Description
A computed fold for a 102-nucleotide RNA from a Clostridiales bacterium, annotated as SAM riboswitch aptamer (S box leader). RNAcentral records the identical sequence in 2 taxa. Taxonomically the source falls in Eubacteriales (Bacteria, Bacillati, Bacillota, Clostridia). The prediction has a mean pLDDT of 84.
């Protein structure tokens, strides 16, 4: 890089540093940001893998938090298809993250 698979409506700071754009990419919206965003550190949240128990053995369940992840807005919304009276609903694509494989 690519393939498989699970999840993506919940949750998380009145901290330190820093100083200009940022919300993945393209387009259109809509937002966040000098009352300091994005980012880094700390902290928090969560519990995919993991560890230790229980188990009616089923990856069922409890505790912990070592490896990841995550901490504006549904993955911020729309872009393709279906459905519907409806700015609705369902799905696909793309993307993100975990765990395998290559």
């Nucleotide at each position: 890089u690519c393939c498989u698979u699970a999840u993506c409506a919940a949750g998380a700071g009145u901290g330190a540093c820093g100083g200009a754009g940022g919300g993945a990419a393209c387009a259109g919206g809509c937002c966040c940001g000098a009352u300091g965003a994005u980012g880094u550190c700390c902290g928090a949240c969560a519990a995919c893998c993991u560890g230790c128990g229980c188990u009616u053995c089923g990856g069922g369940u409890g505790c912990a938090a070592g490896g990841u992840g995550c901490c504006a807005a549904u993955u911020c919304c729309u872009g393709c298809g279906g459905u519907a009276g409806a700015u609705g609903c369902c799905g696909a694509u793309a993307g993100a993250u975990g765990a395998g494989g290559u």